c-di-GMP-I riboswitch aptamer from Paenibacillus sp. CECT 9249, 89 nucleotides, folded computationally. The sequence is in RNAcentral, with records from ENA. Taxonomically the source falls in Paenibacillus (Bacteria, Bacilli, Caryophanales, Paenibacillaceae). Model confidence (mean pLDDT): 86 of 100.
[in-house]
RNA sequence: UAUUGAUAAAGGCAAAUCCAUUGAAAGAUGGAGACGCAAAGCUACAGGGGCUACCACGGGUCAAACCGUAAUGCCAGCCAGUUGCCGAU
Repeated sequence: UAUUGAUAAAGGCAAAUCCAUUGAAAGAUGGAGACGCAAAGCUACAGGGGCUACCACGGGUCAAACCGUAAUGCCAGCCAGUUGCCGAU
């Protein structure tokens, strides 16, 4: 340096759920909590994929409700890009 993750060692992160806050929502933040994770570190107009739809536009209605379109909003613990501890070869 490359590939790799058996055995470790030092550690790390933290799902679901509950409480509080925040947001129209998806979700996020903090606390509790651990399902799991060799990147469950970072990156979201560098790429793909997924979620939500306040506002807006169109339909609908007496008016609403409701339906559709749509992201510059959200998800990295979906794939991916990128950086990295230790060991092995």